[in-house]
RNA sequence: UCUGUAAAACGCAAAACCGGGGUGACCCGGUGACGCAAAGCCACGGGCCCGAUUAUAACGGGCAGCCGGGUUGCUGAAA
Numbered sequence: 001u002c003u004g005u006a007a008a009a010c011g012c013a014a015a016a017c018c019g020g021g022g023u024g025a026c027c028c029g030g031u032g033a034c035g036c037a038a039a040g041c042c043a044c045g046g047g048c049c050c051g052a053u054u055a056u057a058a059c060g061g062g063c064a065g066c067c068g069g070g071u072u073g074c075u076g077a078a079a
Stems, first nucleotide, its partner, number of pairs: 003079001011036002016031006034065001040071003044068003047063005
C1' cells in the first nucleotide's frame, strides 16, 4: 500500500401516527426505527405506480429503500 471482516465513530430512516402540499402516484416537517456502506447524488436502460368520468396510445409525472448503469464517498482488529 492492497484485500478484508469484527468493533467503534459520523450518518441515513421503513411501517405507523401528527401537521402541511399535490387530482394522484407521492413529497416536505415532526415523532418513530424496519432496515441500510452508498438507504449520498443523477430518471440514462428495464420495472412498478399516478394523471381531473373510464379505457388504450401518445405525452407528462412519481419511486434512487425494485434491478442495472453513471458519479462522489467514511472506518479498517485479526489474518
Molecule: c-di-GMP-I-UAU riboswitch aptamer
Organism: uncultured Geobacteraceae bacterium